[in-house]
Context: one part of a larger RNA
RNA sequence: UGACGGGGGCCCGCACAAGCGGUGGAGCAUGUGGUUUAAUUCGAAGCAACGCGAAGAACCUUACCAGGUCUUGACAUACUCGUGCUAUUCCUAGAGAUAGGAAGUUCCUUCGGGACACGGGAUACAGGUGGUGCAUGGUUGUCGUCAGCUCGUGUCGUGAGAUGUUGGGUUAAGUCCCGCAACGAGCGCAACCCUUAUGACUAGUUGCCAGCAUUUAGUUGGGCACUCUAGUAAGACUGCCGGUGACAAACCGGAGGAAGGUGGGGAUGACGUCAAAUCAUCAUGCCCCUUAUGACCUGGGCUACACACGUGCUACAAUGGAUGGUACAACGAGUUGCGAGACCGCGAGGUCAAGCUAAUCUCUUAAAGCCAUUCUCAGUUCGGACUGUAGGCUGCAACUCGCCUACACGAAGUCGGAAUCGCUAGUAAUCGCGGAUCAGCACGCCGCGGUGAAUACGUUCCCGGGCCUUGUACA
Numbered sequence: 001u002g003a004c005g006g007g008g009g010c011c012c013g014c015a016c017a018a019g020c021g022g023u024g025g026a027g028c029a030u031g032u033g034g035u036u037u038a039a040u041u042c043g044a045a046g047c048a049a050c051g052c053g054a055a056g057a058a059c060c061u062u063a064c065c066a067g068g069u070c071u072u073g074a075c076a077u078a079c080u081c082g083u084g085c086u087a088u089u090c091c092u093a094g095a096g097a098u099a100g101g102a103a104g105u106u107c108c109u110u111c112g113g114g115a116c117a118c119g120g121g122a123u124a125c126a127g128g129u130g131g132u133g134c135a136u137g138g139u140u141g142u143c144g145u146c147a148g149c150u151c152g153u154g155u156c157g158u159g160a161g162a163u164g165u166u167g168g169g170u171u172a173a174g175u176c177c178c179g180c181a182a183c184g185a186g187c188g189c190a191a192c193c194c195u196u197a198u199g200a201c202u203a204g205u206u207g208c209c210a211g212c213a214u215u216u217a218g219u220u221g222g223g224c225a226c227u228c229u230a231g232u233a234a235g236a237c238u239g240c241c242g243g244u245g246a247c248a249a250a251c252c253g254g255a256g257g258a259a260g261g262u263g264g265g266g267a268u269g270a271c272g273u274c275a276a277a278u279c280a281u282c283a284u285g286c287c288c289c290u291u292a293u294g295a296c297c298u299g300g301g302c303u304a305c306a307c308a309c310g311u312g313c314u315a316c317a318a319u320g321g322a323u324g325g326u327a328c329a330a331c332g333a334g335u336u337g338c339g340a341g342a343c344c345g346c347g348a349g350g351u352c353a354a355g356c357u358a359a360u361c362u363c364u365u366a367a368a369g370c371c372a373u374u375c376u377c378a379g380u381u382c383g384g385a386c387u388g389u390a391g392g393c394u395g396c397a398a399c400u401c402g403c404c405u406a407c408a409c410g411a412a413g414u415c416g417g418a419a420u421c422g423c424u425a426g427u428a429a430u431c432g433c434g435g436a437u438c439a440g441c442a443c444g445c446c447g448c449g450g451u452g453a454a455u456a457c458g459u460u461c462c463c464g465g466g467c468c469u470u471g472u473a474c475a
Base pairs, nucleotide, nucleotide: 001475002474003472004471005470007469008468009467010466011465012464013463015459016458019423020422021421022420023419026314027313028312029311030310031309032308033307034305035304042053043052064300065299066298067297068296069295070294073125077124078123079121080120081119082118083117084116088103089102090101091100092099093098106115107114108113127289128288130287131286132285136283137282138278139277140276141274143272148187149186150185151184152183153182154163155162156161167178168177169176193266194265195264196263198234200232201231202230203229204228207224208223209222212221213220237260240254241253242252243251244250316416320375321374322373323372324371325370326369332363333362334361337356338355341352342351343350344349382413387408388407389406390405391404392403393402429451430450431449432448433447434446435445
């Protein structure tokens, strides 16, 4: 100087407390361990691995296994020889890779050849999701959006170092004020950026419709007032008033205001810590393989299943289930696409097909809600697993191993032990909708809006963190 203490002081955080809802019990989905397997590819491992890499494993992906094949190679550059092909289509053998055959038949030219492509040969080489993340770059997690981490000069100390950065107040903040052997400065904090909340101006189609006419319908004429859209500035600064305070910083209350003291949310992550993660995104040193640890194909596997754990979904019902009627969103996506409408089908869906490269058309009926009817507390008209049959869709192909529909079947489950998690407001809870990936496949993920609470006395205790101080046989 640090680190540590079941030392002390001050302070903060859904850390506890006060509340609300869960997990842990059930069924299913998904990830992991274990076991099994020819293979169940690899990585991730307390918090910070486990719906994680994977924004989507039937083939492909795919790295794994079995079998069938290739060896200058599936891919790149260079040399040489030959051909004029190639692309594409068809036939034969084969599981296919592959092999044989047929059709197809380039460009420029100084006619020497060149460009391009294919085939043969030889060698340099290619190739490796092989190893090492404890050789590395880059990227990322975490402490933590915590308020810290440092430097120059000066001063003090033999020196390591100290001071500044400590102290008195204050703040979300090393934020600001005052004091002080310190005076300044840098990286962080804050602000500048995006979004949301308010009115104004500009603009008025694809958007809107107050008044006038018109219509089944903002449909049309007309209009741009309103809604909205999207561009510009404005607005909030403790600016004003009162009180407290040290005549400070600031705090408390109030006015005005759409908004008040960081208005709400996001992006933004200091010096560093964990030899943290990643050689399988990529790049890369070294080591290793080179008729194989490289490459191609078919089939299988990654989907196994006595079990254990994590994360979710659906429930156990009457604040509910069922049936009928009826109302109100926002974010988005769309031409290999979204697909209205009509008809067919109980339905998944199918047939024909308008419009739309989209404020124009479509996805797109939002659902919970509201109004009625019914069920009457039961393993039920709760719950829907599992299974059978019949179908639909995508796709060369749904057996291993996809999703959906109808009918039938109707399991466990009556609110969950010890323990444990999230959340402080448009939040929790609850309800649906959209998107990425994607041929198809979502209970996951990322967004969007609808309805919309309870509680916080307080900081003794648990956990984590910051500052000062003290002890130490630790570095």
Molecule: small-subunit ribosomal RNA, 3' major domain
Organism: Lacticaseibacillus paracasei